[in-house]
């Protein structure tokens, strides 16, 4: 250098145009418990970054930026 494929809370992670962005670990308050831990209940906390299409985009397109992959080049 070209071509592919990935990015979503703190971590894994569904969701492929109209969800209040699902669930599971964790976190933080409650309840239970003579305390701790299980257990239950509630909350916080997420679409990598810029453009475009679209009434509407985490979601589709095009760049870029990170990580992975194939191939090519290496006199």
């Nucleotide at each position: 250098g070209u071509c592919c494929c990935u990015a979503u809370g703190g971590u894994c992670a569904a969701g492929g145009g109209g969800u209040u962005a699902a669930g599971a670990c964790g976190c933080g308050a409650g309840a239970c418990u003579u305390u701790c831990a299980a257990u239950c209940u509630c909350g916080a906390a997420u679409c990598a970054c810029c453009a475009g299409u679209u009434c509407a985009a985490a979601u589709c397109u095009g760049g870029u930026u990170a990580g992975g992959g194939a191939c090519a080049c290496c006199a």